[in-house]
RNA sequence: UGAGUAAACUGAGUAAUCGCGCAUUGUCAAUGCCGAAAGGCGACGUGUGAGGAAAGUCCGGGCCCCAUAGAGCAAUGAUGCUGGAUAACGUCCAGUGAGGGAAACCUUAAGGAAAGUGCAACAGAAAAUAACCGCCUAAUAUUAGGUAAGGGUGAAAAGGCGAGGUAAGAGCUCACCGUAGGUGUGGUGACACACCUAGCCGUGUAAACCCCAUCUGGAGCAACACCGAGACUAGGAGGAUAAGACUGCUCGUCAUCUCCUUAAUUUGGUGGCACGAGAUAUAUAGUAAUAUAUAUCCUAGAUAAAUGAUUACUUUAAACAGAACCCGGCUUAUAGGUUUACUCAUUAA
Numbered sequence: 001u002g003a004g005u006a007a008a009c010u011g012a013g014u015a016a017u018c019g020c021g022c023a024u025u026g027u028c029a030a031u032g033c034c035g036a037a038a039g040g041c042g043a044c045g046u047g048u049g050a051g052g053a054a055a056g057u058c059c060g061g062g063c064c065c066c067a068u069a070g071a072g073c074a075a076u077g078a079u080g081c082u083g084g085a086u087a088a089c090g091u092c093c094a095g096u097g098a099g100g101g102a103a104a105c106c107u108u109a110a111g112g113a114a115a116g117u118g119c120a121a122c123a124g125a126a127a128a129u130a131a132c133c134g135c136c137u138a139a140u141a142u143u144a145g146g147u148a149a150g151g152g153u154g155a156a157a158a159g160g161c162g163a164g165g166u167a168a169g170a171g172c173u174c175a176c177c178g179u180a181g182g183u184g185u186g187g188u189g190a191c192a193c194a195c196c197u198a199g200c201c202g203u204g205u206a207a208a209c210c211c212c213a214u215c216u217g218g219a220g221c222a223a224c225a226c227c228g229a230g231a232c233u234a235g236g237a238g239g240a241u242a243a244g245a246c247u248g249c250u251c252g253u254c255a256u257c258u259c260c261u262u263a264a265u266u267u268g269g270u271g272g273c274a275c276g277a278g279a280u281a282u283a284u285a286g287u288a289a290u291a292u293a294u295a296u297c298c299u300a301g302a303u304a305a306a307u308g309a310u311u312a313c314u315u316u317a318a319a320c321a322g323a324a325c326c327c328g329g330c331u332u333a334u335a336g337g338u339u340u341a342c343u344c345a346u347u348a349a
Stems, first nucleotide, its partner, number of pairs: 001345010012314007020049005026044003032041003051320001055331002058329005063220001065218002070251004077215004081095005096110001097108004111211002116209002118205003132151002134147005159177002162174003178200001179198008224271004234261005244254003278297008
């Protein structure tokens, strides 16, 4: 200098004028107005006002209700190598195995096929009751026997490769690799390395059914709580030896009427509503995720839906895109700019 790999920040800024939402025991104004009621309504000043994903609604929770208290079994669903982190997770960190890459690195749906069942189209002789071509032997000129080494088909063909042996061949024998089992060493562990034994149960598939281990109640801020106004009838069944709620079942607990049909109503207001598993900085521990301690800070709460407009200047650039109960993640979209570390190649000192 070039090509790559991994990660982080930014993603417009400054000033002025006018306008909008929230908070405010800062100063004033009002004693009125709207509304059936509950409730609501002003001006100035001060402070503050969208994101790294606010998107998807895919996981996990906080909170709330069923609900006064559960326990066990089942069912459904999820996860699936090891060890840690966390409130928890299907997330994150660090490792191990396998695959890809020259490397830095990337991916991983990674328990069990000797519990059982199923599947492997087509092609091919055959997908497990193997023999098309081929090779060898015998007699004959077409048959018989042997063979699974070579060829073909296929994703996969009765472990692979080399040597010996054989009529020709075959783990038939041997060495190495693989497979199954054992012992030792290292490691918390997944595993790794070394040695020994055995000719060795035919291959793959569990993102097929299944088996094993662990977890798993339902519904959701339109949850729920309170306030105020308004709205009506007619029937049936069961009944304390019963129906109901938690809960599909059993035990247990709570509670006293329960269930079905028809019919009336289904406007409004306030809270929930933002102080949080919070943010920033430093120190300590740890490879890290993170934890602890100290200090500082308060940073949206709308409800037909607030943050806009104008002017001037700066500038290398301005993409994806707008909160609606909150938080930790994952996934998807993202123009450009800046920075750090590492790998390889080339050049110079």
This is a predicted structure of a 349-nucleotide RNA (Bacterial RNase P class A). The coordinates come from a structure-prediction model, not an experiment, and the mean pLDDT is 78. It was read from a public genome assembly, where an Rfam model found it. It matches the Rfam family "Bacterial RNase P class A". By type it is a ribozyme.